[in-house]
Context: one part of a larger RNA
Molecule: large-subunit ribosomal RNA, domain II
Organism: Candidatus Latescibacterota bacterium
RNA sequence: AUCUGACGAGUUAUUUCAUCGAGCAAGGUUAAUGUCUUUGAAGACAGCAGCCGCAGCGAAAGCGAGUCCGAAAUGGGCGAUUAGUUCGAUGUUAUAGACCCGAAGCCCGUGUGAGCUAUCCAUGGUCAGGAUGAACUUCGAGUAACAUCGGAGGAAGGUCCGAACCGGUGGGUCUUGCAAUACCCUCGGAUGAACUGUGGAUAGGAGUGAAAGGCUAACCAAACCGGGUGAUAGCUGGUUCUCCCCGAAAUGUUUCUAGGAACAGUCUUUGAUGUUUGGUGACGGCGGUAGAGCACUAAAUGGGCGAUCUCCAACUAAGUUGGAGAAAACCCGAUUAAACUCCGAAUACCGUCAGCUAUGAGUCAAGGAAAGAGGCAGUGGGGGCUAAGCUUCAUUGCCGAAAGGGGAAUAACCCAGACCACCGGCUAAGGUCCCUAAAUAUAAGCUAAGUGGCAAAAGAUGUGAGUUUACUAAGACAGCUGGGAUGUUGGCUUAGAAGCAGCAAUCAUUUAAAGAGUGCGUAACAGCUCACCAGUCAAGUGGACUUGCGCUGAAAAUUUACCGGGGCUAAAGCUUAAUACCGAAGCCGUGGCAAUUACUCGCAAGAGUAAUUGGGUAGGGGAGCGUUCUGUUGUAGGUUGAAGACGCAUCGCGAGAUGCGUUCGACGAAGCAGAAGUGAUUAUGUCAGA
Numbered sequence: 001a002u003c004u005g006a007c008g009a010g011u012u013a014u015u016u017c018a019u020c021g022a023g024c025a026a027g028g029u030u031a032a033u034g035u036c037u038u039u040g041a042a043g044a045c046a047g048c049a050g051c052c053g054c055a056g057c058g059a060a061a062g063c064g065a066g067u068c069c070g071a072a073a074u075g076g077g078c079g080a081u082u083a084g085u086u087c088g089a090u091g092u093u094a095u096a097g098a099c100c101c102g103a104a105g106c107c108c109g110u111g112u113g114a115g116c117u118a119u120c121c122a123u124g125g126u127c128a129g130g131a132u133g134a135a136c137u138u139c140g141a142g143u144a145a146c147a148u149c150g151g152a153g154g155a156a157g158g159u160c161c162g163a164a165c166c167g168g169u170g171g172g173u174c175u176u177g178c179a180a181u182a183c184c185c186u187c188g189g190a191u192g193a194a195c196u197g198u199g200g201a202u203a204g205g206a207g208u209g210a211a212a213g214g215c216u217a218a219c220c221a222a223a224c225c226g227g228g229u230g231a232u233a234g235c236u237g238g239u240u241c242u243c244c245c246c247g248a249a250a251u252g253u254u255u256c257u258a259g260g261a262a263c264a265g266u267c268u269u270u271g272a273u274g275u276u277u278g279g280u281g282a283c284g285g286c287g288g289u290a291g292a293g294c295a296c297u298a299a300a301u302g303g304g305c306g307a308u309c310u311c312c313a314a315c316u317a318a319g320u321u322g323g324a325g326a327a328a329a330c331c332c333g334a335u336u337a338a339a340c341u342c343c344g345a346a347u348a349c350c351g352u353c354a355g356c357u358a359u360g361a362g363u364c365a366a367g368g369a370a371a372g373a374g375g376c377a378g379u380g381g382g383g384g385c386u387a388a389g390c391u392u393c394a395u396u397g398c399c400g401a402a403a404g405g406g407g408a409a410u411a412a413c414c415c416a417g418a419c420c421a422c423c424g425g426c427u428a429a430g431g432u433c434c435c436u437a438a439a440u441a442u443a444a445g446c447u448a449a450g451u452g453g454c455a456a457a458a459g460a461u462g463u464g465a466g467u468u469u470a471c472u473a474a475g476a477c478a479g480c481u482g483g484g485a486u487g488u489u490g491g492c493u494u495a496g497a498a499g500c501a502g503c504a505a506u507c508a509u510u511u512a513a514a515g516a517g518u519g520c521g522u523a524a525c526a527g528c529u530c531a532c533c534a535g536u537c538a539a540g541u542g543g544a545c546u547u548g549c550g551c552u553g554a555a556a557a558u559u560u561a562c563c564g565g566g567g568c569u570a571a572a573g574c575u576u577a578a579u580a581c582c583g584a585a586g587c588c589g590u591g592g593c594a595a596u597u598a599c600u601c602g603c604a605a606g607a608g609u610a611a612u613u614g615g616g617u618a619g620g621g622g623a624g625c626g627u628u629c630u631g632u633u634g635u636a637g638g639u640u641g642a643a644g645a646c647g648c649a650u651c652g653c654g655a656g657a658u659g660c661g662u663u664c665g666a667c668g669a670a671g672c673a674g675a676a677g678u679g680a681u682u683a684u685g686u687c688a689g690a
Stems, first nucleotide, its partner, number of pairs: 002690006012096003017091008027052003033046005056063002066078004099238002102235001106228004111224002118202009127192001129161003132157001136153006165189003170185004204220001206216003241624006251264005266370001267368007276361001277358003280354006291343001292341002297337003301333004308326008374399010404415003419592004424588003430582003433566003439579001442577005452568001458552002462549010479536005485509003491503002515530001519528002593614009625679001627676006637667001644663008
C1' cells in the first nucleotide's frame, strides 16, 4: 500500500416562520409546584403566575374604528370591514461544538526537565617522540668605560613537526544506511583562551550564548507535560437503502470584496388566477445600425480663378512695372470618418386585432434550494499583430448536466434527444473495391499532378471550354532559293564617323521590294544579317481576353507519418445529372411499466378508455424497503427443531420478501402502532486479521 471484517458523519434542547394533522374556539393554553391512582416508555386532577389573540394610530400626553400631520381638507400616512390558540409531525431559522475528521497557533500552571547541550563553581586526571633554542649565567675577544662579537651552560614560547586526545577541511561511499549524521581517504589543533572524569549552579518571554537566533534531552523566532479545548478554519477531504416527477446556475448590483456573501434573475413545491403567455398573420408604431453619401463637422487630393503676402529685377523710386513663389474664399473633378449625416434598410422591439396551435405557457402569493471559477462553435464588435486552444462584450446553439450514429481515434463540429423488451421495418448525417454493413452501379465530362491526400505572392508554349481580333487558294504561317538598290561616304560632329560612337533631321529616285537602316562586325571602309519583296510549297496561322482542372514556388529533426490502412488512374480522384441500397437508442411496428390531463363508472378507495409525457449533475418534491428497540407479548410458534449460517427456487421495477433443503441446538415472530446510537466501495479514516 492493498484486501476482508467490525466501527465511522444533519443529532439533542430551547427557538423563528411555513405546511400538514388533532383539540378547543373570540378565545386558546398552563409553567414551576402540589395531590391522588399507581411501577408504567405511566396517568388523572389541582395550580390561571405568565404568553399569544380579540384595535389601532401617535415621539408622547392622548384619542379610538379610527388616528397622526395640520388653522383646515373632498388631502396624505398607518389602520378598520374578524380567527385564533395549544400540542404533535415535517421542512427551515437562531443560540448552543451543532453533519464528521483536520491546523499552524493563543493563554494558564508554587507543573516537569541542564544524565543531551551552553556558561560558570569546586575537586581530580591526561598530553609518545622529535625540532627550534628567548631571557639569564659564565668564559673569551673587545671598549677609556659602556656598547658590540664569539663559545659554553640554560631553558622560555596561546613556538614548529607529529601519535594518543580533541576536531570535522575537501572528495568518495552510504542515503528502505552499520548509523534518525556512520564509514574510507584527506585535513586542523595537539603546554593551551587545551582536553577530560566526578560533584554542583542557572529554565521557558526565562536561562546560557568568543553571537550562528546558536543551545536548553534526535525538528527551539519561545522546550516538554497537563489544562482552557470538541480553540477557530469564508479552506481541503468524507457524508452510508430503493423507485418515481420536475430540473438549474456559472449573470446583474454592492461588498477590506473578488475561490466568500446579501438582494435580484434562473430551478422546485403548494395555493390563487384562468390564455393574461409563446408561435403565426394583418395593421399601426419607435429608431439612425448595415449600406450609402458629402448637404453639415472634420480629414484629404488634382486643376481653375486668385483677395492677401514674400523674394528678385528694372525704372520716372514713401511708388510703379515685370518675373518667380506661397496662399484664404469660390468653382470643376475625384475621396475618407466609432465619437460626420442630405439619406437609409433587413432583422429585432412595442401596440391592436384575428383564427389556429401549445396538458411542465404567463402572472401573483408563500415554503425549500442550488448557483454567482464556466467552456467551445457560428454571427456582430472592442483590445491584440483583422496573432493565439488569447482576452472582453452582444446574440444563437451545444458541452456543462446528453447517451446513440458520423467525423480513423477526438466534451463542444454534422445527424439525433436513450421509460423497458424484440434474432421486425423505414430513414438522418455519412457512406456503398477490401479491412467494413451497402453500387468494382448508370450517363456525360475533366485531371496525369498519386493532384486528390497541407500553404502564398509570383512564374510557365501543361491541358479542356468559350469570346474576340488580324492574315489566308488573288497562296497566309514556318522552311528553302533569289533580291535587299540609287542620289549618298545625306547634314552636323570628328583624327576618322561611309545605315550601325554621338546630335538634329529622316527626304527623294529606280522599283516586285528594299529603313538616310534590326543586330553582329571594321581604326574607318569592307563583310554577314534583319525589316521589306519575288519564287517554291501547300492549308490553315498569329495575337489578346474570360474560365475549369493541373505544374513550379514546397527544407527538419526516434518511424513511412498531411489518404485510418491496403490499395486506387476512361478511379476506388474531381464536376454535373439521376437511380438503388447500407446506415442511429431518430421514426414506425408488437408487447409491457409509470406519470399527468380529459372523459366514463364508483359514496369512497379505486377501476377503465383516450391522448400526451417519461436523458439528466447541483437541487426541489413524492412513494417505499430494510435494521435495533418498545407496546400488543415472552403472545402465535418452537427438540416432530427457534435464532443464526449455507444453497436453491419463486415473487417484487427496485430496496428486498417468501418457501424448500442442509447445518445448528434454544429460543422466538408476523400484522398494527411507536422510538431511533437506522443502511458505507472511498474521509493519505479507526481497530483487528490476511